[in-house]
Molecule: transfer RNA
Organism: uncultured bacterium
RNA sequence: GGGGGUAUAGCUCAGUUGGCAGAGCACUUGGUUCGCAAUCAAGGGGUCGAGGGUUCGAAUCCCUUUACCUCCA
Numbered sequence: 001g002g003g004g005g006u007a008u009a010g011c012u013c014a015g016u017u018g019g020c021a022g023a024g025c026a027c028u029u030g031g032u033u034c035g036c037a038a039u040c041a042a043g044g045g046g047u048c049g050a051g052g053g054u055u056c057g058a059a060u061c062c063c064u065u066u067a068c069c070u071c072c073a
Stems, first nucleotide, its partner, number of pairs: 001072007010025004019056001027043006049065005
């Protein structure tokens, strides 16, 4: 230098024929307990790596770009 892959909640990851952004764990509050753990109920938390484009509508399609992993040279 060239090819491929990954990037979504604090963490691990789902989410494909474009149509309200989700799960588990974690966190907060409350119940049960003398207290903790465990368990139950409720709740908070997201510019979908970044910038543009297409579209009524983009995590999803197109272009550019950043970081990391991998292969070739």